């Protein structure tokens, strides 16, 4: 130095052909339910879709870039 993956909520992750609220389990945090605690139900809070630019009436989505991480090849 080259290919290729891959970056969405604290954590692990889904998002199909660009299209009308950005989402799920876990966890958090109220309330319920218990003499309390766990379990179980409700509901809420949290997002610059890694950054940057560009196409487009409209990008998590496609295109360039740059930046981290992983796997090859040299």
């Nucleotide at each position: 130095g080259g290919a290729c993956g891959g970056u969405u909520a604290g954590c692990u992750c889904a998002g199909u052909u660009g299209g009308u609220u950005a989402g799920a389990g876990c966890g958090c945090a109220g309330c319920a339910u218990u003499g309390a605690c766990a379990u179980u139900g409700c509901u809420g809070a949290g997002g610059u879709c890694a950054c940057a630019g560009g196409u487009u009436c409209g990008a998590a989505u496609c295109c360039u870039g740059u930046a981290c991480c992983g796997u090859c090849c040299a």
Transfer RNA from a Candidatus Woesebacteria bacterium, 74 nucleotides, folded computationally. RNAcentral records the identical sequence in 2 taxa. Its Rfam family is "tRNA". Its mean pLDDT, the model's own confidence on a scale to 100, is 81.